[in-house]
Context: one part of a larger RNA
Molecule: large-subunit ribosomal RNA, domain VI
Organism: Patescibacteria group bacterium
RNA sequence: CGUCGAUGCUUGAGGGGAAUUGACUCUAGUACGAGAGGACCGAGUUGAACGGACCUCUGGUCUGGGAGCUCUGCCGCCAGGUGGAACGCUCCGCAGCUAUGUCCGGAACGGAUAAGCGCUGAAAGCAUAUAAGCGCGAAGCCGGCCCCAAGAUGAGGCAUCAUUACGAGACCCGUGAGAGAUGAUCACGUUGAUAGGCUUUAGGUGUACGCAUCGCAAGAUGUUGAGCCGUGAAGUACUAAUCCGU
Numbered sequence: 001c002g003u004c005g006a007u008g009c010u011u012g013a014g015g016g017g018a019a020u021u022g023a024c025u026c027u028a029g030u031a032c033g034a035g036a037g038g039a040c041c042g043a044g045u046u047g048a049a050c051g052g053a054c055c056u057c058u059g060g061u062c063u064g065g066g067a068g069c070u071c072u073g074c075c076g077c078c079a080g081g082u083g084g085a086a087c088g089c090u091c092c093g094c095a096g097c098u099a100u101g102u103c104c105g106g107a108a109c110g111g112a113u114a115a116g117c118g119c120u121g122a123a124a125g126c127a128u129a130u131a132a133g134c135g136c137g138a139a140g141c142c143g144g145c146c147c148c149a150a151g152a153u154g155a156g157g158c159a160u161c162a163u164u165a166c167g168a169g170a171c172c173c174g175u176g177a178g179a180g181a182u183g184a185u186c187a188c189g190u191u192g193a194u195a196g197g198c199u200u201u202a203g204g205u206g207u208a209c210g211c212a213u214c215g216c217a218a219g220a221u222g223u224u225g226a227g228c229c230g231u232g233a234a235g236u237a238c239u240a241a242u243c244c245g246u
Base pairs, nucleotide, nucleotide: 001151005161006160007159008158009157010156014148015147016146017145020048021047022046023045024044025043026042032037050105051104052103053102054101058099059098060097061096065092066091067090068089069088070085071084072083073082074081075080109143110142111141116136117135118134119133170246171245173189174188175187176186177185194240195239196238197236198235199234200233201232203229204228205227210223211222212221213220214219
C1' cells in the first nucleotide's frame, strides 16, 4: 500500500518440523535339533541420543534480601548504626533466568506402492502371477501428529456493529508487564486493583535493639524462632491512570 469501514472467531491452498534406535521380560527353553544350541510371529517393560515445554523436585546463579568478620571515615563519646574498601570479604538465599532437573514426543492407524508372493486367465485345447481383470506386500511414498499460513492479488468464510457525515472502532495520552533495544504486543485507565503505597502473608535469614539476671571479663541466659527483608501471593482506592484532542 492492497484486500469492503471496524471488532472478534476461523477454513487451509501452500510451506516447515518431527521421522532414530538398544537392551530386557513373556510367549518359550516352546517350534527346530542327536546334542550343543535355540527362534519366527505376537505382547509388554525400560533405556540412549535428539527435540519441545516447564521450574514442583535436585542443583546453579541470584551486585533485591538476612547474618558474620576486618580496616577506615562519619553520626560528640560508649553502645548501636551508616558510607568506602571488586557486592570489601565470607555463609545462606525468595522471585526471575536456567540444566546436569521434571514432564512430554517419535507412534498407532488408513491409502497407493517397491522388491517379492499370489488368484483367475488366454494368446498357445497344456502351462503361465499378465496380455484383460483382481489381491497381499517395506524404517521408504501420500495422509495421520505439531507449527506457520488469505499478499492464496484466486487477497476466502462466519458472527456482530456502523452505513453518509453521524457513529462503530482506532489513535494520541496516562499506569504498567504474561511484552520488550525503540516501535510493536498484552493488561488497565475511577462503571478502576494497572503500577506505587499500605495491611496480611508464602518464603529468606537465623534468636534484632533495649532491658533484666549471671560473670572480674570475654561472654552466656531470658524476653525470642526474635528482628529485619519479602522482585512472589492476597486484600485495600491512600497516590497516579484527569481533562482536552486526532